[in-house]
Context: one part of a larger RNA
Formats: sequence, structure tokens, C1' cells
RNA sequence: GGCGCAUGGGGGAUGUCUUGGCAUUAGAAGGCGAUGAAAGGCGUGGAAGUCUGCGAAAAGCUCGGGGGAGCUGACAAACAAGUGAUGAUCCCGGGAUUCCUGAAUGACAUGCAGUGAAUACAUAGCUGCAUGUGGCAAACGUAGGGAACUGAAACAUCUAAGUACCUACAGGAGUAGAAAGAAAAAUCGAUUUCCUCAGUAGCGGCGAGCGAACGGGAAGUAGCCCAAACCGUGGGGGUUUCCCCCGCGGGGUUGUAGGGUCUUUCACAUGGGAGUAAGAAAAUUGUCUGGUAACAGAAGGUUCUGGAACGUUCCGCCACAGAGGGUGACAGCCCCGUACGUGAAAUUGGACAAUCUCCCGAAGGAUACCUGAGUAGGUGCGGUCACGUGGAACCCGCACUGAAUCUACGGGGACCAUCCCGUAAGGCUAAAUACUCUCUAAUGACCGAUAGCGAAAUCAGUAUGGCGACUGAAAGAUGAGAAGAACCCCUGUUAGGGGAGGAAUGUGAACCUGAAACCAUGCGCUU
Repeated sequence: GGCGCAUGGGGGAUGUCUUGGCAUUAGAAGGCGAUGAAAGGCGUGGAAGUCUGCGAAAAGCUCGGGGGAGCUGACAAACAAGUGAUGAUCCCGGGAUUCCUGAAUGACAUGCAGUGAAUACAUAGCUGCAUGUGGCAAACGUAGGGAACUGAAACAUCUAAGUACCUACAGGAGUAGAAAGAAAAAUCGAUUUCCUCAGUAGCGGCGAGCGAACGGGAAGUAGCCCAAACCGUGGGGGUUUCCCCCGCGGGGUUGUAGGGUCUUUCACAUGGGAGUAAGAAAAUUGUCUGGUAACAGAAGGUUCUGGAACGUUCCGCCACAGAGGGUGACAGCCCCGUACGUGAAAUUGGACAAUCUCCCGAAGGAUACCUGAGUAGGUGCGGUCACGUGGAACCCGCACUGAAUCUACGGGGACCAUCCCGUAAGGCUAAAUACUCUCUAAUGACCGAUAGCGAAAUCAGUAUGGCGACUGAAAGAUGAGAAGAACCCCUGUUAGGGGAGGAAUGUGAACCUGAAACCAUGCGCUU
């Protein structure tokens, strides 16, 4: 020096655990904000720091309810000073206070009133009052803009994709929506979503790829209001007659065309229908049932082992409760609970009812008054439609043009005819659908500290890095209980070690278990 064995050091793998995460289901809620939000700063305790709470009335004040013996939040023990059966601390509901920043507002907009320049009237401006707006917030939504990487095995049309991203705005949902529809059978009957049709018909450097609809089955269902004709009324304008315009009220709302006007006949309320979240709009009361504290809740002892009984032995008991958790090892009967029941002064959600509010004709004949105009359509250029210009309809935009008026007009994928379907150029509309910053209850062939959220620690969006936008960690476990080692000794003296004591102990704080690398000591073999 090598090999082996043993004993240690070192290190923190592994095992076990879980305070924390992840996902899903059901219900709730879906907003907060000039009555000053979200987010911060600074304060606030007997006590230095940080978290939590709170706001100069500052770990709190006050009222009501619950509760019933201790309490003065946490790291964090002790001390000080207090408080509580005249009911504290604590929990729930209402109220008060609520510094500074922050939309931050001494703002902006609209209306009214007053005042009032150059400049006579006026206007601008100024002042006051009233009402409204603003900003934040996880995803979902609608709209306006809108990529590239990539794929096409290169790349340009194409794709990725109307995606990402930016912006505006709204709601608990949003969009859409009661046919100028879809179809081709004498059919259906607003919208939305799902399954299917179907990877079909098609589109496509006919490449890569893109990709319907009809029909069928479900979820859920709900339909309405204006404009106009005409009538009445008020005002204004032109005007000798007469006409035009505006406001308000009635009327009226559709495709089997409907409505108006005139006329004929019948009917009509002691009834019927609807409503506060569609179609008008305010409320109040009552009943029932939930939420926000809680209450009550059955039944066990012994022997042995052990530090400890929840184990074992013997004999019992409860169960609408043998879900789960805790307790010195594995507990239906020790504790918290669980099942079944009970409960609200205050505040709040829902359902129903009442008061209340609103609405309610039909048929026949005549007439040709009305039924959304710079609109539909056309041409050019674009866009969107599964559809890339294609034979390219339909729909939307810009430019230039530009009808008809029910014997009408639009559509049925160029276009024409026949036939069929519908009635544009005004508006509203619940449900079925999407999502989860958040609350409650529950669940998991989800993770178990290099996993699971970045974050089990809560002092993590921290420390660190970056001028900045931004980036972004590591870090869990003594023990049943601190009983956290009095006292003695060694020493190079806040280290480390040896006794002693405590303890079930080889659990000593760099603390459960304690692998490997690596290091050391002893012994054996060997060179």
C1' cells in the first nucleotide's frame, strides 16, 4: 500500500407521517366603488421586532342574540397591571369610529338659476344648486384591431388563425331570437346548446390541409312592442279660401296578407286574463321555507404486559349513532363528534297569497288610404359565408348609381320560366348554454416535502438577481410530557467531551428512521 471484518465520523437517501396542495361533485354567490373601492403607507399593546386585528374612539367602542368560567390574538415562556356569575373573553347580527395615499375629485358631463365682457340686445366667461360619470376585479361574453413561429418535409397562394396579443364595453351570464327562413314533402315553423348526420357533400399550389347543411334525436320553451294610414287635442309657419310642420293622447302591428275608413249584423264585464326580472310601472302586508351564532345527543368495567392500554383475558352494553378525528400503542360505549331531532332578538334569500296595477270583441260587404328610401337592386373593389373568383348565389362594407308599393316586393346557389316559400330597409325578449377571484358541504384506484400550488414554514411573490420591464428560490418531523440535562471533572474555556441526574431509550436540541460516496481507528491476511 491492497483486501476483508468490526467500530465510529460524515452525509441526508429511504421508510413512516402531514399542518399544505391538486382535482371533482352539489348548493350559494357572481360584484366592490364619490356614503371614497381594490391596493398600499403610517400608526395602534405595560412590552423591542414581525404576523394578525384595528384606526387618533386605533388587538378596539356600542346595542341585540348565543354561550357559561375563565380571560387580556400568534411567534412566545415568564413578569407587570387588570378584568369576570351585576355574566367577561369568545361566536353571530345591527350601529358608531374609520389618519394619509390611491378613480382621488378643488375633476368631468348634463340640467336649472343667478350674474355677466369686448358690444346696445346678446353670447363667451364666472358663481351656486341638483343629478350622473370615473376606478378595481379570476375566468366566461360581445365588438374594433390583429401577428409570427409552425405545417406544406424548401417556399410565395394556403396553413397556423381570426388563434396569441392589444383596445372598448357589458352582465351574472353574454350573444342570438319570433322568418323578405329552411326546404321540395302538397313539409317544417323564433333563438340557443348537445348527440347524430359526417370526416359525408364540398373547398383546396385538388398539395398540406379546411370542412358544412338538410334531416333525425334531446335539453329548454314565450312571445311581443313601435313607425304609418285615421281620429282628437295643443303649438308653430305660410296663407283672403286652404295647406304644411312639430308635440301629446287614441288607433294599429300582419303573409291563409293585415290594418285604416264607410256600411250591415251579433256580442260585451257581478266575467276572464296578465303583472313588479320580456312585453307599462310603484309598493305594502301576511303565510311558509332557507342562510348568517347555536342546543341536545345512547352505551364499559376487569386481568396481564407495558412508561402509558386504545393491545390481551373475562364478563357486559348502545346502535335511525360501527362517518371521521383526538386521547401516552389499534377505542361504537374516554373526549370532540356522527344518526335522529330542536333553535333566531337582528339581518338577509326564495316561494305563495292578498291589497294594488294593467288589458280584453267577432263576422259579412264596399273602398284602394297605410304597411319602415338614398332603402332594395346594379357596377367596381374588398370582406364574410366549410366555399381560395370559381358557373358563385345569399350576407356585410366603401365608392358611384338607384326602384317598386300588394295586379307589389324578396328568396329557392349564375341566369330565365313555371311552381313553392316568405314580407326587408324600426325595436324588446326568460329558459336550456359558458365561466369561477369567492363561500358552504362532500368526495378521490390524486401528491406526500427534488412530489403536490412558485409558496405545508405564513415573516413567499419573501430572500436573491436585474437600471428596468421582470425574474425568483431554499427551508417540514426531539419527546407521551421539556421532564430541554442541577451538580462535578478535563480543556487551548460562549466549543467539545466524561460523569451524575431525569427518561421506556443509543430521542440531547446540527435532535424520528439514518442508506451510499468519502474519512478514521482497531484486528486479521497479504506485498
Molecule: large-subunit ribosomal RNA, domain I
Organism: Bythopirellula sp.